[in-house]
Molecule: SAM riboswitch aptamer (S box leader)
RNA sequence: ACCUUAUCAAGAGUGGCGGAGGAAACAGGUCCUGUGAAGCCCGGCAACCUGAGCAGAAGUUCAAGGUGCUAAAUCCUGCGGUAUUUUUCCGGAAGAUGAGGA
Repeated sequence: ACCUUAUCAAGAGUGGCGGAGGAAACAGGUCCUGUGAAGCCCGGCAACCUGAGCAGAAGUUCAAGGUGCUAAAUCCUGCGGUAUUUUUCCGGAAGAUGAGGA
């Protein structure tokens, strides 16, 4: 890198270092940012895997070892369906994360 599958409107900092960008990529929009971006550390959130208890099982409670996450719906649109238009309508694509596979 590829395949399968589940989830993606909840939650999480007035911290330290850092010093100019950032919100995946492309395009368009809209935002965040010297009242300090990215990144790193610490803290925190959550509970996919994991461990323990209960249970016949489905499941449920607790913990937090492996990941993950910690502005805004995956920030919104891009393709398709309905309507004349609009929209936190429905689905898809792409993406992210976990678990499994080859």